[in-house]
């Protein structure tokens, strides 16, 4: 230094261009003597930054940034 891949909710990940989802975990509640387990609601999000295409961008193109691997 050079090449692939990845960056979305507290976590571990979905989302192939039209108002962002899931499990788990976090709230409030129901049900037990009281926990656990189990139902119901629910809050949580400048989609890593920056530009560009487009009527529209977590999505596609280009820079940087961080992380995994490789190469030298």
């Nucleotide at each position: 230094g050079c090449c692939u891949g990845u960056g979305u909710a507290g976590c571990u990940c979905a989302g192939u261009g039209g108002u962002a989802g899931a499990g788990c975990a976090c709230u409030u509640c129901c049900u037990u003597g009281g926990u656990a387990a189990g139902g119901a609601a629910g809050a949580g999000g400048u989609c890593c930054c920056g530009a560009g295409u487009u009527c529209a961008a977590c999505u596609c193109u280009c820079g940087g940034c961080g992380c995994c691997g490789g190469c030298u």

This is a predicted structure of a 72-nucleotide RNA (transfer RNA) from a Dysgonamonadaceae bacterium. The source organism's lineage runs through Bacteria, Pseudomonadati, Bacteroidota, Bacteroidales and Dysgonomonadaceae. Rfam family: tRNA.